Context: one part of a larger RNA
RNA sequence: GGCGCAUUGGAGGAUGCCUUGGCUUAUAGCGGCGAUGAAGGACGUGGCAAGCGACGAAAUUGUGCGGGGAUUUGCAAGCAAGAUUUGAUCCGCACGUAUCCGAAUGGGGCAACCCAUCAUGUUGGAGACAUGAUACCUCCCGAAAGGAGGGGCAAACCCGGAGAACUGAAACAUCUUAGUACCCGGAGGAAAAGAAAGAAAAUCGACUCCCUGAGUAGUGGCGAGCGAAAAGGGAUCAGCCUAAACCGCUUUCGUUUCGGCGAAGGCGGGGUUGUAGGACACUUUUUUAUACCAAAAAUCAAAACGGAAUCAUUUUGGAAAAUUAAACCAUAGAGGGUGAUAGUCCCGUACGUGUAACGAGUUUUUGGUAGUAAGUGUAUCCUGAGUAGGGCGGGACACGAGGAAUCCUGUCUGAAUCUGCGGGGACCAUCCCGUAAGGCUAAGUACGACUAUAAGACCGAUAGUGAACCAGUACUGUGAAGGAAAGGUGAAAAGUACCCCGAACAGGGGGGUGAAAAAGUACCUGAAACCAUGCGCUU
Numbered sequence: 001g002g003c004g005c006a007u008u009g010g011a012g013g014a015u016g017c018c019u020u021g022g023c024u025u026a027u028a029g030c031g032g033c034g035a036u037g038a039a040g041g042a043c044g045u046g047g048c049a050a051g052c053g054a055c056g057a058a059a060u061u062g063u064g065c066g067g068g069g070a071u072u073u074g075c076a077a078g079c080a081a082g083a084u085u086u087g088a089u090c091c092g093c094a095c096g097u098a099u100c101c102g103a104a105u106g107g108g109g110c111a112a113c114c115c116a117u118c119a120u121g122u123u124g125g126a127g128a129c130a131u132g133a134u135a136c137c138u139c140c141c142g143a144a145a146g147g148a149g150g151g152g153c154a155a156a157c158c159c160g161g162a163g164a165a166c167u168g169a170a171a172c173a174u175c176u177u178a179g180u181a182c183c184c185g186g187a188g189g190a191a192a193a194g195a196a197a198g199a200a201a202a203u204c205g206a207c208u209c210c211c212u213g214a215g216u217a218g219u220g221g222c223g224a225g226c227g228a229a230a231a232g233g234g235a236u237c238a239g240c241c242u243a244a245a246c247c248g249c250u251u252u253c254g255u256u257u258c259g260g261c262g263a264a265g266g267c268g269g270g271g272u273u274g275u276a277g278g279a280c281a282c283u284u285u286u287u288u289a290u291a292c293c294a295a296a297a298a299u300c301a302a303a304a305c306g307g308a309a310u311c312a313u314u315u316u317g318g319a320a321a322a323u324u325a326a327a328c329c330a331u332a333g334a335g336g337g338u339g340a341u342a343g344u345c346c347c348g349u350a351c352g353u354g355u356a357a358c359g360a361g362u363u364u365u366u367g368g369u370a371g372u373a374a375g376u377g378u379a380u381c382c383u384g385a386g387u388a389g390g391g392c393g394g395g396a397c398a399c400g401a402g403g404a405a406u407c408c409u410g411u412c413u414g415a416a417u418c419u420g421c422g423g424g425g426a427c428c429a430u431c432c433c434g435u436a437a438g439g440c441u442a443a444g445u446a447c448g449a450c451u452a453u454a455a456g457a458c459c460g461a462u463a464g465u466g467a468a469c470c471a472g473u474a475c476u477g478u479g480a481a482g483g484a485a486a487g488g489u490g491a492a493a494a495g496u497a498c499c500c501c502g503a504a505c506a507g508g509g510g511g512g513u514g515a516a517a518a519a520g521u522a523c524c525u526g527a528a529a530c531c532a533u534g535c536g537c538u539u
Stems, first nucleotide, its partner, number of pairs: 001538007009531002016524001017488002021459002023456007030448002032153002040101003043056003047079002051075002053060001062095006071083003106115003116134007136150004157188001158186004168175001172221001198204001208235004218226002239440003242384001246269010274418001276383004280377005290370009299360002304353003310326001315322001327344002329333001335347003389413008399425001420435005475482002495523001498510004
């Protein structure tokens, strides 16, 4: 030096056990906040006060009401000084205060800063100080003054505008990815859609969502792919208002023979549909469904309250909940904690009770407001126009221009008026169905930032969120942005008085605490690599 063995050595932090944190799902609630200044921040506020949390110059909090009943001045253990049964701390509801920045809005600005004007007050005046007002856009009335609304933030869901490419087609161009991603605008608790100019071939009767129809019919360089609908079964159910004809009132304008007439509006009545309906002219007749508003009552809703049964025996132990032998409760044997594993020790649990003010929806009652039905006649009037339709060019429809209906429209055109018009997948006829060119509409459906509860053949600290820990932190980057590591003494700090070695506030040895210190805050367990020491063999 090599190999091997051993060690109650060091080093290291795997493994095991644990869980304060995550992940996923379900149910219910709630679904917004903001110029009455939000979200998010800056700076302050404590006796000592750096950080986090809380709060705002009324600053570690103020007031009222309700709960609660002995401690208390947050995390946070210390010192000091206090508060509290004249009810504190704490919990709930409501109110108050709420610096500066930030949509930020008097003007400016390198956010948390600078500088104003006007009015009023403190003053006789100036100055200073205090309070208030002073942004822009839109709408309404208006000469002006004035009034109302908007702006920004927020998890997804929703509607609209605009809109890729990688990719697939085993290349690639139509096609696909996909009307996806991204961007913009807008709204709500949902949004959108919605009471047939439908669907169908005999009937049905708004819309939406689910199952099925069906990977079917179709579409497609008939490639890759894309891909319905009706019928059927469910969820939920709800229907309405206008324009016009006609009548009345009224404003402005034009005209006038001053009686009116005409045009453009406004308001009220009337009226709302396809078996056509309404106006118009007649006739008859009812008082009910429903909606909204107000009041009252009931109900719901907070913090909370009550809540059974072994402080028992033996053994082991540091400790009993273990063990042994008995007992009890149970509408409660969910769960958690307590010095090991507790129905009966503690918190709870089943079950029951409770609530002022403010508040919420539902139901009932009362009052008020609005609102209702049917028939006959006639064929004079009305029934949504730059519309329907057409040409050209695009787009949407499962449907790529195709035989291409249907829907939207950039451009050019352009009807009919109920003896009307549209549709039934080119088109025509017959037949049938419907009634466009105005509008509103709950429920069933989607989502989850937030609140509460419950659960898991989900994770258990290189896992699970990036983050169990003061994490979107430290750190990196000019910036957009990127982005960690880091949990565990013990039942209880009982966290080692005192002595010694040492230069020592390093470290250690005694000694003490503790069940254990081979649990000493480099702290549970403590693997391996690696280092050291000892022994054996060998060179």

Annotation
Model confidence (mean pLDDT): 81 of 100. Large-subunit ribosomal RNA, domain I from a Bacteroidia bacterium, 539 nucleotides, folded computationally. The full RNA is in RNAcentral, with records from ENA. Lineage of the source: Bacteria > Pseudomonadati > Bacteroidota > Bacteroidia.